[in-house]
Molecule: Bacterial RNase P class A
Organism: uncultured Pseudomonadales bacterium
RNA sequence: CGAGUCGGGCAAGCAGCCGCGCGUCGGCCGCUAAGCGCAAUGCGGUGCGGUCGGCGUGAGGAAAGUCCGGGCUCCACAGGACAGGGCGCCAGGUAACACCUGGGGGGCGUGAGCCCGCGGCUAGUGCAACAGAAAGCAAACCGCCGUUCGCUUUCGCCUCGCGGCGACGGACGGCAAGGGUGAAAGGGUGCGGUAAGAGCGCACCGCGGGAGCGGCAACGGUCCCGGCUAGGUGAACCCCGCCCGGAGCAAGGCCAAAUAGGGGUCCCAUGGCGUGGUCCGCGCCGGACCCGGGUAGGCCGCUAGAGGCGGCUCGGCGACGGGCCGUCCCAGAUGAAUGGUUGCUCGCGACAGAACCCGGCUUAUCGCCCGGCUCGCCAC
Numbered sequence: 001c002g003a004g005u006c007g008g009g010c011a012a013g014c015a016g017c018c019g020c021g022c023g024u025c026g027g028c029c030g031c032u033a034a035g036c037g038c039a040a041u042g043c044g045g046u047g048c049g050g051u052c053g054g055c056g057u058g059a060g061g062a063a064a065g066u067c068c069g070g071g072c073u074c075c076a077c078a079g080g081a082c083a084g085g086g087c088g089c090c091a092g093g094u095a096a097c098a099c100c101u102g103g104g105g106g107g108c109g110u111g112a113g114c115c116c117g118c119g120g121c122u123a124g125u126g127c128a129a130c131a132g133a134a135a136g137c138a139a140a141c142c143g144c145c146g147u148u149c150g151c152u153u154u155c156g157c158c159u160c161g162c163g164g165c166g167a168c169g170g171a172c173g174g175c176a177a178g179g180g181u182g183a184a185a186g187g188g189u190g191c192g193g194u195a196a197g198a199g200c201g202c203a204c205c206g207c208g209g210g211a212g213c214g215g216c217a218a219c220g221g222u223c224c225c226g227g228c229u230a231g232g233u234g235a236a237c238c239c240c241g242c243c244c245g246g247a248g249c250a251a252g253g254c255c256a257a258a259u260a261g262g263g264g265u266c267c268c269a270u271g272g273c274g275u276g277g278u279c280c281g282c283g284c285c286g287g288a289c290c291c292g293g294g295u296a297g298g299c300c301g302c303u304a305g306a307g308g309c310g311g312c313u314c315g316g317c318g319a320c321g322g323g324c325c326g327u328c329c330c331a332g333a334u335g336a337a338u339g340g341u342u343g344c345u346c347g348c349g350a351c352a353g354a355a356c357c358c359g360g361c362u363u364a365u366c367g368c369c370c371g372g373c374u375c376g377c378c379a380c
């Protein structure tokens, strides 16, 4: 210098004017509690609302998808078992997790580094289209090899001939090396061996079993044994281990209008209507007071918290945890604010808008900055 990889950060900036939400202070207006007052439409002024003005503050790294995990709220709940769902190498972190850290194993890359639904098919059951001879007590199409037959004319070569060798065809048998089919053909490579072959024998690798060693563990490596029978598929049923109650801020709670509606007490009962032959009684109709439920509406929940930032320190490889100090308040709306406009600057500006809160994951994203590391080339 070029190419790459990992981690962290920013998310156009500044100024003027106008506007909006929230908080706070002050002025004005309206309503109003305690208290004062013999009384009055009185005094009083906590508080609430409106309006005007000042000050402060006002979206994100993903506010998104709503996919996990928790807080919070209400409901349910003795205990156990089953069903159902989720998770799935090991250890740790955490409020918890499907997240994070460290480690193991496998795969990719020259490398920094990246990726992995990574328990169990020697518990049982199931599944495997097409092709192919054969796909689950494996099999033999081509092929390779052996024996035998070829008679009145199978063929070729050698031989005077008997006969021999070879090819071809048939029958019987051996083999699974090679070809071919398939996603997959019952270990792989090599040497020996054989009629040809084959774990048939041997070496190495793989696989299975055992012993002891290192490691908390996953696992690793060593030695011995077994010639290989235990094929594949678990995001197939299933088995094993661990975890899991349900619904969600439209949770949930408070106040509470009327020409709505319910209950109770009392009054009027000389009333009206119904029941009834009549009286009593009962029910409904009227008035006053009291009581909860609850619609509209309003308020709380609603943001000060597993809180942010900075520094020091202790434990830990790390994720993270403990302690101390300083500093900050950092949106809380409910038709739902966070905008409009003008000017200047630059590298001409991406994805995108909170709705109870927090921790993650995933997805979208114009570009820019900083740092660690790797590879290649060149120079010293």
Stems, first nucleotide, its partner, number of pairs: 001376010012345007020058012035043002060351001064362002067360005072248004084244005089103005104118001105116004119239002124237002126233002141179002143175008154167005187205006206228001207226005213220002252300004262291006271285005307328009346349001